The RNA shown here (transfer RNA) has 71 nucleotides and comes from a Parcubacteria group bacterium.
[in-house]
RNA sequence: AGGGGCUUAGGUAAGUGGUAUACCGGCGGUCUCCAAAACCGCAGUUGGGGGUUCGAUUCCUCCAGCCCCUG
Numbered sequence: 001a002g003g004g005g006c007u008u009a010g011g012u013a014a015g016u017g018g019u020a021u022a023c024c025g026g027c028g029g030u031c032u033c034c035a036a037a038a039c040c041g042c043a044g045u046u047g048g049g050g051g052u053u054c055g056a057u058u059c060c061u062c063c064a065g066c067c068c069c070u071g
Base pairs, nucleotide, nucleotide: 001070002069003068004067005066006065007064010024011023012022013021018054026042027041028040029039030038047063048062049061050060051059
């Protein structure tokens, strides 16, 4: 320099046009003499910009970061 893949919650991942999910973790509650476990509930997320669309996490494009390949 060229090519390819990935980026979603504090962590690990699903979802691939129609209200963004799960598990672990966090917080609150029930229970308990106390705690743990168990059960119930709550908060929190689409890397950034632009475009297409009635509607974008999803499609297109630019940028950034990480990983791999070629030279």
The sequence was found in a public genome assembly. Taxonomically the source falls in Bacteria candidate phyla (Bacteria). The coordinates come from a structure-prediction model, not an experiment, and the mean pLDDT is 84. It matches the Rfam family "tRNA". The family's RNA type in Rfam is transfer RNA. Rfam's curators write: Transfer RNA (tRNA) molecules are approximately 80 nucleotides in length.